[in-house]
RNA sequence: GCCUCCUCGCGGGGCAGGGUGCAAGUCCCGACCGGCGGUACAGCCCGCGAACCCGAGCCCCAGGGCCCGGGCCGAUCCGGUGAGACCCCGGAGCCGACGGUGAAAGUCCGGAUGAGAGCGAGGGUGC
Numbered sequence: 001g002c003c004u005c006c007u008c009g010c011g012g013g014g015c016a017g018g019g020u021g022c023a024a025g026u027c028c029c030g031a032c033c034g035g036c037g038g039u040a041c042a043g044c045c046c047g048c049g050a051a052c053c054c055g056a057g058c059c060c061c062a063g064g065g066c067c068c069g070g071g072c073c074g075a076u077c078c079g080g081u082g083a084g085a086c087c088c089c090g091g092a093g094c095c096g097a098c099g100g101u102g103a104a105a106g107u108c109c110g111g112a113u114g115a116g117a118g119c120g121a122g123g124g125u126g127c
Base pairs, nucleotide, nucleotide: 001127002126004124005123006122007121008120009119010118017029018028019027031107032106033096034095035048036047037046038045043094044093052071053070054069055068057066058065059064060063076092077091078090079089080088098110099109100108
């Protein structure tokens, strides 16, 4: 240094100001935000996770819990620099689960003190 196993820790941000209205962080103007790995530094290139849907297995079997597999899974262009950029710089755009709510939510509340892509540290076996 590599393989593999175990333990622990970490692991998502955001409506200022204003309009309408009895009432809106939900509508309108406007503001703000951007998980993880890869790659020239990426919300919108490739891949992954979460959410949502379906199914198998195991456990207590009331209803749930655990776990595995599958499905689904949004959005970008132009110019410049450069060997190389849909990643940088300049400009103009676009996108955002489910349930709740006095009124429609990327930003509020909730599942969630959860889960998780992964990141880091320590230790064991082998090379």

This is a predicted structure of a 127-nucleotide RNA (FMN riboswitch aptamer (RFN element)) from an Acidimicrobiales bacterium. Taxonomically the source falls in Acidimicrobiales (Bacteria, Bacillati, Actinomycetota, Acidimicrobiia). Of the family's consensus pairs, 100% are formed in the model. Model confidence (mean pLDDT): 84 of 100. Rfam family: FMN riboswitch aptamer (RFN element). Gene Ontology term of the family: FMN binding.